[in-house]
A computed fold for a 497-nucleotide part of an RNA from an uncultured bacterium, annotated as small-subunit ribosomal RNA, 5' domain. It matches the Rfam family "Bacterial small subunit ribosomal RNA". Its family is annotated with structural constituent of ribosome and ribosome in the Gene Ontology.
Context: one part of a larger RNA
RNA sequence: GAAUGAACGUUGGCGGCGUGGAUUAGGCAUGCAAGUCGAGCGGGAGUAGCAAUACUCUAGCGGCGGAAGGGACAGGAAUGCGUAGAUUACGUACCCCUAGGACUGGAAUAGCUGCGGGAAACUGCAGGUAAUGCCAGAUAAUAUCUCCGGAUCAAAGGUGUGAAUCCGCCUAGGGAGCGGUCUACGUCCUAUUAGUUUGUUGGUGGGGUAACGGCCUACCAAGACUUUGAUGGGUAGCGGGUGUGAGAGCAUGACCCGCGUCACUGGGACUGAGACACUGCCCAGACACCUACGGGUGGCUGCAGUCGAGAAUCUUCGGCAAUGGGCGAAAGCCUGACCGAGCGACGCCGCGUGCGGGAUGAAGGCCUUCGGGUUGUAAACCGCUGUCAAUGGGGAGGAAGGCUGCGUGAAGAGCGCAGUUUGACCUAUCUUUGGAGGAAGGACGGGCUAAGUUCGUGCCAGCAGCCGCGGUAAGACGAACCGUCCAAACGUUAUUC
Numbered sequence: 001g002a003a004u005g006a007a008c009g010u011u012g013g014c015g016g017c018g019u020g021g022a023u024u025a026g027g028c029a030u031g032c033a034a035g036u037c038g039a040g041c042g043g044g045a046g047u048a049g050c051a052a053u054a055c056u057c058u059a060g061c062g063g064c065g066g067a068a069g070g071g072a073c074a075g076g077a078a079u080g081c082g083u084a085g086a087u088u089a090c091g092u093a094c095c096c097c098u099a100g101g102a103c104u105g106g107a108a109u110a111g112c113u114g115c116g117g118g119a120a121a122c123u124g125c126a127g128g129u130a131a132u133g134c135c136a137g138a139u140a141a142u143a144u145c146u147c148c149g150g151a152u153c154a155a156a157g158g159u160g161u162g163a164a165u166c167c168g169c170c171u172a173g174g175g176a177g178c179g180g181u182c183u184a185c186g187u188c189c190u191a192u193u194a195g196u197u198u199g200u201u202g203g204u205g206g207g208g209u210a211a212c213g214g215c216c217u218a219c220c221a222a223g224a225c226u227u228u229g230a231u232g233g234g235u236a237g238c239g240g241g242u243g244u245g246a247g248a249g250c251a252u253g254a255c256c257c258g259c260g261u262c263a264c265u266g267g268g269a270c271u272g273a274g275a276c277a278c279u280g281c282c283c284a285g286a287c288a289c290c291u292a293c294g295g296g297u298g299g300c301u302g303c304a305g306u307c308g309a310g311a312a313u314c315u316u317c318g319g320c321a322a323u324g325g326g327c328g329a330a331a332g333c334c335u336g337a338c339c340g341a342g343c344g345a346c347g348c349c350g351c352g353u354g355c356g357g358g359a360u361g362a363a364g365g366c367c368u369u370c371g372g373g374u375u376g377u378a379a380a381c382c383g384c385u386g387u388c389a390a391u392g393g394g395g396a397g398g399a400a401g402g403c404u405g406c407g408u409g410a411a412g413a414g415c416g417c418a419g420u421u422u423g424a425c426c427u428a429u430c431u432u433u434g435g436a437g438g439a440a441g442g443a444c445g446g447g448c449u450a451a452g453u454u455c456g457u458g459c460c461a462g463c464a465g466c467c468g469c470g471g472u473a474a475g476a477c478g479a480a481c482c483g484u485c486c487a488a489a490c491g492u493u494a495u496u497c
Base pairs, nucleotide, nucleotide: 001497002496003495004494006493007492008491009490010489013351014350015349016348017347018346019344020343026307027306028305030304031303032302035064036063037062040061041060043058044057045056046055047054048053071262072261073260080187081186082185083184084183085182086181087180090179091178092177095175096174097173098172099171100170101169103137104136105135106134112127113126114125115124116123117122143152144151145150157167158166188234189233190232195225196224197223200222201221202220203219204218205217206216207215237259238258239257240256241252242251243250244249264285265284266283267282268281287298288297289296290295315341317340318339319338323337324335325334326333327332354384355383356382357381364375365374366373367372388438390433392431393430394429398425401421402420403419404418405417406416407415408414441486442485443484444483445482446467447466448465452481453480454479455478456477462469463468
């Protein structure tokens, strides 16, 4: 000098864009953060109607989604990350393309009804019911197995007047995207850590997995790693990047993106295309809460918010209008993702706090050799302007889409036209009114280092980054005046180059 997720001191007008729990991965009140589908199913309730029926709502069964999105960086020095490869050793729901198929039956169960148990959480028995839930049979190749003879494996309907022309279902192949696994190289400090290892290293048989493999197991052999640092100890999420620097390098890994890991602590599996699953389940533990004392409930490292600790880090805000996600045929519903607003000079950038004239160089202050000098065109005074803020009004753009009707079309697909409708953000921007009105400080002035005089103090009080100042004339302490440098900031501290 540059830099920071900064803090502290003094000061503080406005705006834009960013950014904000770095410490206790400490504990958490409250609300919200994952639902959706009635065009899969049987009921129930309500509205309209005399009724048939139509519409609305949905506890339960069922489907899809709750493995994404969001948070944090504890652990981990390698089952990690980065770069380059391998997979004839693999998987893949939703999406796209291609080919083929969907026949005949059955048994349950929740809801419901009846009778109970329990303080609650919840739960038992009996009866009976539906499905795109479950099961059986048929069909069976380009699929799987194969001793090449053969054997094995599937399905579901819905909407509608009307369908394998719309939405779905089953099988097989391909694609896209995503993921699993393996290999090579790179990846901090320590020898005041020198030997380490028994599923250990390899083989055979078997098991297991989507898949290779000591991944697991039985047997056999005795190997494997290591001063090119094994093993142990310490520290640490890694990278793209970021800071600095002419570069080499050094330091670092906030925000944003990719990957990994974690979800009160430890362990475990279930379901599923995918998890060993943040707001799923089971067990153990600590902690907290409820209890009728028998027993139960909970997990903010989601968004806000609270306590604690700390030098220190925000609102218990608005909206789904946009972008994106889940579900749905759609309308739509949900979305603390996200978009916005709020708070903080925390950072960067921009703007303003007026402009021109004005000498009797006014008054006051300070200095003085007492002549004067300086503050200083500075003020007053005259003329002008109207940024920002304030006040009232207008007002794009962010809106694409949706719905209805018509046309085209085989079509309810797609396309075109017309009408209507959708904005949280008091938006950008233009304009009205009025009047210089509401808007300047901080540090420093011995040398380094731009800028000095007077008074006070008297090795005291104090200053200080280094050298060093202060013991009676202090340009270095304190004050005043003046000056210098930056400026809505200026300094100090900490840290990096």